[in-house]
Context: one part of a larger RNA
RNA sequence: CUGGGUUUAAAGGGGGCGCAGGCGGUCCUGCAAGUUGGAUGUGAAAUACCGAGGCUCAACCUCGGAGCUGCAUCCAAAACUGUAGGACUUGAGUGGAGUAGAGGCAAGCGGAAUUCCGAGUGUAGCGGUGAAAUGCGUAGAUAUUCGGAGGAACACCGGUGGCGAAGGCGGCUUGCUGGGCUCUAACUGACGCUGAGGCCCGAAAGUGUGGGUAGCAAACAGGAUUAGAUACCCUGGUAGUCCACACCGUAAACGAUGAUAGCUAGGUGUAGGCGGAUCGACCCCGUCUGUGCCGGAGUUAACGCAUUAAGCUAUCCACCUGGGGAGUACGGCCGCAAGGUUGAAACUC
Numbered sequence: 001c002u003g004g005g006u007u008u009a010a011a012g013g014g015g016g017c018g019c020a021g022g023c024g025g026u027c028c029u030g031c032a033a034g035u036u037g038g039a040u041g042u043g044a045a046a047u048a049c050c051g052a053g054g055c056u057c058a059a060c061c062u063c064g065g066a067g068c069u070g071c072a073u074c075c076a077a078a079a080c081u082g083u084a085g086g087a088c089u090u091g092a093g094u095g096g097a098g099u100a101g102a103g104g105c106a107a108g109c110g111g112a113a114u115u116c117c118g119a120g121u122g123u124a125g126c127g128g129u130g131a132a133a134u135g136c137g138u139a140g141a142u143a144u145u146c147g148g149a150g151g152a153a154c155a156c157c158g159g160u161g162g163c164g165a166a167g168g169c170g171g172c173u174u175g176c177u178g179g180g181c182u183c184u185a186a187c188u189g190a191c192g193c194u195g196a197g198g199c200c201c202g203a204a205a206g207u208g209u210g211g212g213u214a215g216c217a218a219a220c221a222g223g224a225u226u227a228g229a230u231a232c233c234c235u236g237g238u239a240g241u242c243c244a245c246a247c248c249g250u251a252a253a254c255g256a257u258g259a260u261a262g263c264u265a266g267g268u269g270u271a272g273g274c275g276g277a278u279c280g281a282c283c284c285c286g287u288c289u290g291u292g293c294c295g296g297a298g299u300u301a302a303c304g305c306a307u308u309a310a311g312c313u314a315u316c317c318a319c320c321u322g323g324g325g326a327g328u329a330c331g332g333c334c335g336c337a338a339g340g341u342u343g344a345a346a347c348u349c
Stems, first nucleotide, its partner, number of pairs: 003321004008302001012317001014201004021194003025088007033081002035077008049065006091191001092188003095184005103177007110154001115149007125136002162169002206247006215241002220236004258316006266294011298305002322349003331342004
């Protein structure tokens, strides 16, 4: 490179927006770049191929033929692609009417609990463990009652419930704000899909500056355990965890399953709409969107997947190509650093 692949064997980018590029709905007309047919010219000779001949054969040599799949010009065709123009509505979007939600940002408020402080009651223990000890306590602890301070997190509701592109989002109220779904079919008329680079978002930990610090708790100290115990257990405890701003850019960032569209048996639960039936919010029937379970065809190495596909197709992107060496070295780029990203080889099995 031609292939074959990517849930679990190597392999889907952490996620989105989007320039270039690739691909692109229905109908009509023109053009003729791609495409198809034909003609002409060219495609040197030698070699190679087929046939015949000459050296006694062969190698070698000679002659003839076909071919040289290509390129250029001209003529023709118009199905498909392209292009130009016109038309359309089912893809896409807008409008109108509704609707559910921990979607985001900011401010304010609330109760329970832990800790600490003050006061009262009260007395000898408390705490902790497998058992203990370190620790706390007669300078009055633990327990209990009242008052106060402060920080962080929001029990029940709560649900394979909801929302978000992913990361993620959960007390209440207010303000600002993004998206979805349903019904309608008034409007635009292919405006679409994907997306190398690029830009933006991105848990936790970590970093910088300033604040904050109740609980928890790397490091650290002590007590135990043990042959030892730089651990597991216990008592303490600093970064950190929280806030603001700025960095970092990673993860088992997982559904280990890229995005979009179409097609292909069913059954059952649940969330949000709409319609029918009905006296009716119930129940029932239908339908759209989401989220689960079971299961057929099909598929799979098997496990399994199975209208939320890992089935059958199409388009675009990313990635894989034996194990180790190694996500290392070197170089580049990024970062304050930690490090990230791109990413080998020798050697070895």
Overview: This is a predicted structure of a 349-nucleotide part of an RNA (small-subunit ribosomal RNA, central domain) from an uncultured rumen bacterium. The RNAcentral record of the full RNA draws on ENA and SILVA. Its Rfam family is "Bacterial small subunit ribosomal RNA". Gene Ontology terms of the family: ribosome and structural constituent of ribosome.